[in-house]
């Protein structure tokens, strides 16, 4: 800094995810040490224990106790002082002057410090203490004695009140032998806390919009320290809200802290300022402070005691318990230091604090060895089996001792004079033995984002932040191995800010991606021309105060370093306050005219509203002709018509809409507005002049207009036309189409207030090249052209700007104000609440859940029941067929033990198979067998062999006879060796077992279709484009022309082979004109022709004429055997189809090894109720049947092909001559010709079937061969929908050869030649293709995509008769404690009073207020609820097929 994900691929919009940081964190795995910071985030939930506040005997009477003591010293309840208002906790509550920052006047202030002035005189009480006495306890009661720095009076007195006269009004005392100290009392001043105002800021939510009676002022008392509705009386009607009041919801607040480049953003643990709170309400005492955390009273809940009458408490102090939670620590030391109460002072107290202890929670350090060491050890992984790797990495050797471990010694921290004090600690540190010894793990490794292999697993198990993996070779699970990254940690989770410019102040956008309100006036605000002159509010500049500390941060010290600590500067953007400036903004004054607008003159205009008036049509109804129809439609039909229809004249009625003109014309704010004319009316528009004097722009709320549909209420109603009925379409057709036909459409009122209300573009100013239209005025010009200007309205287009389409003076350009909107899809414009409406329905508008995309514009294919052009026996013009029959032959299906496998639209099915009786053979039964039937290697042993018994289907199992081979050594007895067989042990063999979706190779198809592409430029942000696109012209991306393009390769074509012609060359087995011969080209001879088979020729649009652009080429002509690629083969480009084939062959991986392998026999692939596909013969006379007699080419032949001859009706036997073939055989070509019969018939056609008899192959014809004979003689008389094949030597048609093979199921395949046609108008239309365009929402590319109900299963929401819970409003009852007021009786020491009584005081009652309760009535918000409503998502189901192409009725908004 950025990356990943929408697409096929691209820009772009957009939104999810990631990489970073950070935390009081938890969880998982794992853990060596030390420093230093933090540690209930949850239940302000309940709490056993202990402890956290006391102190003073120098205030004071008195008890104890020590002491011989009355001396003294020690302790101690209790009266009295100070303190328990600090210090420690907690965040519940609070949206508040609570805070936080800057002001302010109407106060108060214990200890503390400066000053000033006092402290005289006198009195009555009281605890404790004794006694009596209640009481379970807590605790009292009476009686009676005492003291005081307790407490009361009088004196003085500053000071206070008060005009003033007056009035009021203090003290305390104690230690010391003294000095003196330590206290009181009043007063002023400080300090230093603290209370009260006020200005500024301080969270969401308008689906809370009105709130408020002490409420806002006053006056007057009251009350407080002190100001004030703070309280009261009484007057007055005020005060608050859109700059958001009230009400809900949520929260301590700030200094800070993380994050961020900043600006922002989230936070508010620890430290530290400030608040609030102390079980839960209240309430008040006392004091300088309190409404009081470890006081008090009450009421309320809880809990504990209890003799049942009654009392007792409050950990949100420190431990520590229970509970709740993913979670968070010892019931520890010491008061040594810091600091706090007390005290004159030793001293006491301090869970404040200093420290330990617990847990890797962070953070920062440090360690767990370092140097050598290849035999690259074993081991483990992987392998191409050679090796690689782990890996100097271990061992081994040489060292070192941080940490830790054990001894020794041993601190600072203790201060402002000595001594004495150290919990932490025998801590830190130094020193010393010992020995590498005690000390590494956790994630990941498919991309992102560092790092890769094996093996299991097989959409299972399982990962996963996102994209996404896994279905049989998973770099993505599991595990190893190895390899990166961090490292006492690693990793998840989980929150937060960053990255996101994704709420855009810094810094975004609204034509088509989400975004201009449907359109006007128009308050409030914002914003506003120009001079001139004060002011000085904003602005700007200098001083001044504040903005605590700490944090930040920069320099410096100090713990070995570092985290940490410490010091100093800086920062603290801020607020207030003072001096100045005057350009701008602002105000206030006074001027201008360039903005706005008046008047005047003038023409345009479907502007607007009311009245009146035509004409076409059009249907009704009358009346005349007239007569079978009309009418609709893709074709019909429903309807109308003989009771006369359409048709066609006439006429009368009616409602409605205005033709042509008419137009990217015109008016209007927009919706909208069109026959003429008539009244009344807005507005713009240009001309010149005068006149006002910023009057302007915009515009939340607000008001008012608004198309159509629809509503109300009364008219009208021709047409047309929802609903609705019929008639067709269809599988269906609640629909497209047809007949009809009612709201409605029109008028008047009044109502809705929505549209794709679109220029998907909000208003206003201004500024910025052109060009060509058209509507409106003007000015030059006599005019007319033209030219200028103004203002509207189109085009096209520079610069610019835009993702990109395109936008461009009518901007989507450059600026400027102002107002509306926007922030992923989906839920949803939905549900709740409100508001409007007479309903429908509007306007305002979420959320829960789900997804990872939805979208925009452009690309390049691919499709379209889009368009263009162009080719193919694709159609069409013909021929023959297929489909119907019998029968072969293959599939399917069925059956089977088994009917081995395979191939399935075209492009599977007479296909692999060019030949299944055993064999093949892969398959079934059953009998064998196990190093194997078959390859290599080792070890014995025999012998290569060759004949013949015996049981068994057979494999096999056991016998017998013959016979000694072949090389080489060596001289022979003999050794070794190749090869061959047998025996044995494991290496392996073997497999037509799976996987063609793991692959080679081959092949099939588009297709012999004209195509595919590249390299440089050039355009385009990019994907692409272009070239290859156009005009022509070809079978052809062939060729010519043009061309931002230039040029090249696969492809086309030509070279190849055969065919058609001619010429040479050679003539044998082929030929035979001549000449001789013969029965016969049989021989001689011939080299002439045929003909073989080598080499050459020729076809090139070359040539002529036309036409074409003088071109490419294109008709047509000569000539030629052959004429524009002659004819036909071979040749198949980039690439599709996961297209076929693991069963040729090759192979990777898996399975299988006494079996899924191998041998045998016998069966099966040949079954048969049927379906298809391919074929073959036929239904006949253009034919069958006999009979005569003609003519090919090609090609095969030795386990062969076989000739003559003879048998035989004939398959064929019998012979066995010649051939290794131009020679012999196979071999007789058939159709065709000639004659003759058949006469239209299931036949003298066809031939299936079946009989009986035979041949011929073969070890063997039953399962299951072929052919012959004789006999039988079945369906079928040209085939339905439907569909192939074929354009010349071609279809038909006839025969004939081969492979394959013993033989054949062949009518198949592959060749071969004999006869030998018809038709093509043309390019609408089926079907393939091609090119170029054009829409797509398709890209697995229409066999696409996707929409909606239903049914299932889940999720989460709305509604609901209700129900319950919390909180709050109003009203009302009742009303503790308490303060104040008030009060007859009642009691009463200090003072006055001789007394009597009195002030005071107290207890007690009483009133107001009032906390808890209570009743009733609203309101909010939560939980629940039979049912029910849609929505989401789901492996797939039903039903149709609405949308994306003209999606097959253009498609989409509103109603």
């Nucleotide at each position: 800094a950025g990356a990943g994900u929408u697409u096929g691929a691209u820009c772009c919009u957009g939104g999810c995810u990631c990489a970073g940081g950070a935390u009081g964190a938890a969880c998982g795995c794992u853990g060596g040490c030390g420093g230093u910071c933090g540690g209930c985030c949850u239940a302000a939930c309940a709490c056993a224990u202990g402890c956290a506040a006391g102190u003073c005997g120098a205030a004071c009477g008195g008890g104890c106790g020590c002491g011989a003591a009355g001396a003294g010293c020690g302790c101690c309840a209790g009266u009295g002082g100070c303190g328990g208002a600090c210090g420690g906790g907690u965040g519940a509550g609070u949206a508040a002057c609570g805070c936080g920052u800057g002001a302010g006047a109407a106060c108060c202030u214990g200890c503390c410090c400066u000053c000033c002035a006092g402290a005289g005189g006198g009195g009555g009480a009281u605890a404790a203490c004794a006694g009596u006495u209640g009481g379970a306890a807590a605790c009292g009661a009476c009686u009676g004695c005492u003291a005081a720095u307790a407490c009361c009076c009088c004196a003085u007195g500053a000071g206070c009140c008060g005009a003033a006269a007056g009035g009021u009004a203090a003290a305390a005392g104690g230690a010391g032998c003294a000095a003196u100290c330590c206290g009181c009392u009043g007063g002023a001043g400080g300090a230093g806390g603290g209370g009260c105002u006020c200005g500024c800021g301080u969270c969401c939510g308008a689906u809370u919009a009105g709130c408020u009676a002490g409420u806002u002022g006053g006056u007057a008392g009251g009350g407080u320290a002190a100001u004030g509705g703070c309280c009261u009386a009484c007057c007055a009607a005020g005060g608050c809200g859109a700059c958001g009041a009230u009400c809900g919801g949520u929260a301590g607040c700030c200094g800070g802290u993380c994050u961020g480049a900043g600006a922002g953003g989230a936070c508010g643990a620890a430290c530290g300022g400030c608040c609030a709170c102390a079980c839960u309400g209240g309430g008040a005492c006392u004091g300088a402070g309190a409404c009081a955390c470890g006081g008090c009273c009450c009421a309320g809940a809880c809990u504990c005691c209890u003799a049942c009458g009654g009392g007792a408490g409050g950990c949100a102090g420190c431990a520590g318990u229970g509970g709740g939670g993913a979670a968070u620590a010892u019931u520890g030391c010491a008061c040594a230091a810091u600091g706090g109460g007390c005290g004159g002072g030793a001293g006491c107290c301090u869970g404040a604090u200093g420290c330990a202890g617990c847990g890797a929670u962070g953070c920062c350090g440090c360690g767990u060895g370092a140097g050598u060491g290849a035999a690259g050890a074993a081991g483990g992984u992987c392998u191409u089996c050679g090796g690689a790797u782990u890996g100097u990495a271990a061992a081994g050797c040489u060292c070192u001792u941080u940490c830790g471990a054990u001894g020794u010694g041993g601190a600072a921290g203790a201060a402002g004079u000595a001594a004495g004090u150290g919990a932490c600690g025998g801590u830190a540190c130094a020193c010393a033995u010992a020995g590498a010894a005690g000390a590494a793990g956790c994630c990941a490794c498919g991309g992102c984002u560092a790092a890769u292999c094996a093996c299991g697993u097989g959409c299972c198990a399982g990962c996963a932040g996102c994209c996404g993996c896994g279905g049989u070779a998973a770099u993505a699970c599991g595990u190893g191995a190895g390899u990166g990254g961090c490292g006492a940690g690693c990793g998840u989770u989980a929150u937060c800010c960053g990255g996101a410019a994704u709420u855009a102040c810094u810094g975004g956008g609204c034509g088509u991606a989400a975004a201009g309100c449907g359109c006007g006036c128009g308050u409030a605000g914002g914003c506003g021309u120009u001079c001139u002159a004060a002011u000085a509010a904003g602005u700007c500049a200098g001083g001044g105060g504040u903005g605590a500390a700490a944090a930040g941060u920069c320099g410096g010290g100090g713990c070995u370093u570092a985290a940490c600590c410490u010091u100093g500067g800086c920062c603290u953007u801020g607020c207030c306050u003072u001096u100045g400036a005057a350009a701008c903004u602002a105000u206030u004054a006074g001027g201008a005219u360039a903005g706005a607008g008046u008047a005047c003159u003038g023409g345009a205009g479907a502007g607007g509203a009311g009245g009146g008036c035509g004409g076409a049509a059009c249907u009704a109804c009358a009346a005349g002709u007239g007569u079978a129809g009309c009418g609709g439609u893709g074709g019909a039909a429903u309807g109308c018509g003989u009771a006369g229809a359409u048709a066609u004249u006439u006429g009368u009625a009616g409602g409605a809409a205005u033709g042509c003109c008419g137009a990217u014309g015109a008016c209007g704010a927009a919706g909208g507005u069109a026959g003429c004319u008539c009244u009344c009316u807005g507005g713009a528009c240009a001309g010149a002049u005068a006149c006002u004097g910023a009057c302007g722009c915009u515009g939340a709320g607000g008001u008012g207009c608004g198309a159509g549909a629809g509503c109300u209420a009364g008219g009208g109603g021709a047409g047309c036309a929802a609903a609705c009925a019929g008639g067709a379409u269809u599988a269906g057709a609640u629909a497209c189409c047809c007949u009809g036909g009612u709201a409605g459409u029109c008028c008047u009122a009044g109502c809705u207030g929505u549209a794709a209300a679109c220029g998907a573009u909000g208003a206003u100013u201004a500024c910025u090249g052109g060009g060509u239209g058209u509507g409106g005025g003007c000015u030059a010009u006599a005019g007319c052209a033209u030219a200028g200007u103004c203002u509207g309205u189109g085009c096209c287009g520079a610069a610019g700007c835009a993702a990109a389409c395109g936008c461009g003076a009518u901007a989507a350009g450059u600026a400027a104000u102002c107002c509306g909107c926007c922030u992923g899809g989906g839920g949803a414009g939905u549900a709740c609440g409100a508001c409007c409406g007479c309903a429908a329905g509007g306007u305002u508008g979420a959320a829960a859940c789900u997804c990872a995309a939805a979208g925009g514009a452009a690309u390049u294919g691919a499709c379209g029941g889009g368009g263009a052009c162009c080719c193919g026996c694709a159609c069409a013009a013909g021929c023959a067929g297929u489909g119907g029959a019998g029968c072969a032959u293959g599939u399917g299906g069925u059956u089977u033990a088994a009917u081995u496998c395979g191939a399935c639209g075209c492009a599977a099915c007479g296909c692999g198979a060019g030949g299944a009786a055993c064999c093949u053979u892969a398959c079934c039964a059953g009998g064998u067998u196990u190093u194997g039937a078959c390859a290599u290697c080792c070890a014995g042993u025999a012998g290569a062999u060759c004949c013949u018994g015996u049981a068994g289907a057979g494999a096999u199992a056991u016998g017998g006879g013959a016979g000694a081979g072949c090389c080489g050594g060596c001289u022979u007895g003999c050794c070794g060796g190749a090869a061959u067989a047998c025996u044995g042990a494991g290496a392996c063999a073997g497999g037509u077992g799976g996987u063609g979706c793991a692959u080679g190779g081959c092949u099939g198809u588009c297709g012999u279709c004209a195509g595919c592409u590249c390299g440089u430029g050039c355009c385009g942000u990019g994907a692409g484009g272009u070239g290859u696109u156009g005009g022509g012209u070809u079978a052809a991306g062939u060729c010519c022309c043009g061309c931002a393009a230039c040029g090249a390769g696969c492809g086309c074509a030509a070279c190849c082979c055969u065919u058609a012609u001619c010429g040479u060359u050679a003539g044998u087995u082929a030929c035979c004109a001549u000449c001789a011969u013969u029965a016969a080209g049989u021989u001689g001879g011939g080299g002439a022709c045929u003909c073989u088979a080598g080499c050459g020729a020729g076809a090139c649009u070359g040539c002529c004429u036309g036409c074409g652009a003088u071109g490419a080429g294109c008709a047509g002509g000569a000539g030629g055997a052959a004429g524009g690629u002659g004819g036909g083969g071979a040749u198949g480009a980039c690439g599709u189809c996961a297209a076929g084939u693991c069963c040729u062959c090759a192979u990777g991986c898996c399975c299988u090894u006494u079996a899924u392998g191998a041998c045998c026999u016998g069966g099966g692939c040949u079954a048969c109720a049927c379906a298809c596909g391919u074929g073959c013969u036929a239904c006949a006379a253009u034919g069958g049947g006999c009979g005569a007699a003609a003519c090919a080419g090609a090609g095969a032949g030795a386990a062969g092909c076989g000739a003559a001859g003879u048998g035989g009706u004939g398959a064929c036997a019998u012979g066995g001559a010649g051939c290794g073939a131009a020679a012999c055989u196979c071999a007789g070509a058939a159709a065709a010709u000639c004659g003759u019969u058949c006469g239209u018939a299931g036949u003298u056609c066809a031939g299936a079937u079946u009989g009986c008899a035979g041949u011929c192959u073969g070890c063997a014809a039953c399962u299951c061969g072929a052919c012959u004979g004789c006999a039988u003689g079945a369906a079928g008389c040209c085939g339905g929908a439907a569909u192939u094949g074929c354009u010349a030597g071609u279809a038909a048609u006839c025969g004939c050869g081969a492979a394959u093979c013993a033989g054949c199921a062949a009518u198949g395949u592959c060749g071969c030649g004999g006869u030998g046609a018809a038709u093509a108008c043309g390019u609408u239309c089926u079907c393939g293709g091609g090119u170029c365009u054009u829409g797509u929402a398709c890209a697995c590319a229409c066999c696409g995509c996707c929409c909606g109900u239903c049914a299932c299963a889940c999720c989460a929401c709305g509604a609901g008769a209700g129900u319950u819970u919390a909180c709050u409003g109003c009203a009302c009852c009742u009303g503790a404690a308490g303060u104040a007021g008030c009060a007859g009786g009642c009691c009463u020491a200090a003072c006055c009073g001789a007394g009597a009584g009195g002030a005071g005081g107290g207890a007690u009652g009483u009133u107001c207020c009032u906390a808890a309760g209570g009743u009733g009535u609203g309101g909010u918000a939560g939980g629940u609820g039979a049912u029910u409503g849609g929505g989401g998502u789901g492996a797939a189901g039903u039903c149709g097929u609405a949308a994306c192409a003209a999606g097959g009725u253009a498609g989409c908004c509103g109603u």
Predicted 3D model of a 1455-nucleotide RNA (small-subunit ribosomal RNA) from an uncultured bacterium. RNAcentral holds the sequence, with entries from ENA, Greengenes and SILVA. Rfam family: Bacterial small subunit ribosomal RNA. The prediction has a mean pLDDT of 86.